A computed fold for a 169-nucleotide RNA from Salicibibacter halophilus, annotated as glmS glucosamine-6-phosphate activated ribozyme aptamer. The sequence is in RNAcentral, with records from Rfam. The coordinates come from a structure-prediction model, not an experiment, and the mean pLDDT is 79. Taxonomically the source falls in Salicibibacter (Bacteria, Bacillati, Bacillota, Bacillaceae).
RNA sequence: UCCAUUCAACAAGCGCCCGGACUGUUUUUGGACGGAAAUAAAAACAGUUGACGAGGAGGAGGUUUAUCGAAGUAUCGGCGGAUACCUCCCGGUUUUUGCGGCACAACCGUUAGCUUUUGCCUAAAACGAGGAGGCGACUCUUCGCACAAAAGUAAAAGCAGUGGCCGCA
Numbered sequence: 001u002c003c004a005u006u007c008a009a010c011a012a013g014c015g016c017c018c019g020g021a022c023u024g025u026u027u028u029u030g031g032a033c034g035g036a037a038a039u040a041a042a043a044a045c046a047g048u049u050g051a052c053g054a055g056g057a058g059g060a061g062g063u064u065u066a067u068c069g070a071a072g073u074a075u076c077g078g079c080g081g082a083u084a085c086c087u088c089c090c091g092g093u094u095u096u097u098g099c100g101g102c103a104c105a106a107c108c109g110u111u112a113g114c115u116u117u118u119g120c121c122u123a124a125a126a127c128g129a130g131g132a133g134g135c136g137a138c139u140c141u142u143c144g145c146a147c148a149a150a151a152g153u154a155a156a157a158g159c160a161g162u163g164g165c166c167g168c169a
């Protein structure tokens, strides 16, 4: 240093890289030419890069281009995964005179019905100023600056079942 086995920890703009882009070295072509150099293209080898935060989990199975905006235009492209979505199960809400249990239906997921309004909900990169490493592409890191949307949550208002069954009063 590599391989195998075992153990532990670690994630969801998360992990990885056969394309591409970029960097370095060598060679070739071309160009230029007194000689050389710059610029350009190709090949080989070795590297670098390849998502900025917010938000998201009842269980099982299935499925794949799984929410929101910022930046900027390689955050291109690909593979895998993932709290999304679908079905079922379980659970919750939905005015019988009252209470309780159940069936089906609709909408949801334990903060558990929908709509509207208002409030709350610390954005981070980018950018600027530095530090360290590398020939370089780039990598790590410190300080400073502002600006989102969705979702969620609190309150208010409005709307949302069949009275179908059973029991007690």
Base pairs, nucleotide, nucleotide: 014080015079016078017077019076020049021048022047023046024045025044026043027042028041029040052069053068054067058089059088060087061086062085090109091108092107093106094105097169098168099167100166101165102164103162104161113159114158115157116156117155118154119153120152127144128143129142130141131140132139133138